Model confidence (mean pLDDT): 82 of 100. Predicted 3D model of a 72-nucleotide RNA (transfer RNA) from Spizellomyces punctatus. Rfam family: tRNA. It is annotated as a transfer RNA. The organism belongs to Spizellomyces, within Eukaryota. The same sequence occurs in records of 2 taxa.
């Protein structure tokens, strides 16, 4: 320099273009317990950035940024 892939809760992953983007786990609070752990209940928390297409975009298109891999 060129080709390809990926970017969603703190972490690991879901989500046919259409309900309020869900689950596990972490964290916080509560129940229980003499205390703690475990178990149960509840809560907090996210679509890399900027545009475009569409009645409607996490999803499709373009550019940028970051990461991984390949070729030279």
């Nucleotide at each position: 320099a060129g080709a390809g892939g990926c970017g969603u809760a703190g972490u690991u992953c879901a989500a046919u273009g259409g309900u309020u983007a869900g689950a596990a786990u972490u964290c916080u609070g509560g129940u229980c317990u003499c205390c703690a752990a475990a178990a149960c209940c509840a809560g907090c928390g996210a679509u890399a950035u900027a545009g475009g297409u569409u009645c409607g975009a996490g999803u499709c298109c373009u550019a940028u940024c970051g990461c991984c891999c390949c070729u030279g």